[in-house]
RNA sequence: GCCCCUAUAGUACAACGGAUAGUACAAAGGAUUCCUAAUCCUUAGAUCUGGGUUCGAUUCCCGGUGGGGGUACCA
Numbered sequence: 001g002c003c004c005c006u007a008u009a010g011u012a013c014a015a016c017g018g019a020u021a022g023u024a025c026a027a028a029g030g031a032u033u034c035c036u037a038a039u040c041c042u043u044a045g046a047u048c049u050g051g052g053u054u055c056g057a058u059u060c061c062c063g064g065u066g067g068g069g070g071u072a073c074c075a
Base pairs, nucleotide, nucleotide: 001071002070003069004068005067006066007065010025011024012023013022018055027043028042029041030040031039048064049063050062051061052060
């Protein structure tokens, strides 16, 4: 260089093209406890970016960017 895969909370993952994007852990606050841990309750937090298709896009298509993998530099 070329080809393939991939990008969603701090982390790991969900979401048939259709309501307000969900779960676990982590975080913050509270309850409980003599204290801590554990347990319980509550809260905040995300669709990489620019276009396209569509009544409607996290989902489909194209470009860009980041990440991962494969492959070539022969005569």

Predicted 3D model of a 75-nucleotide RNA (transfer RNA) from a Planctomycetota bacterium.
The organism belongs to Planctomycetota, within Bacteria.
Its Rfam family is "tRNA". The family's RNA type in Rfam is transfer RNA.
The prediction has a mean pLDDT of 82.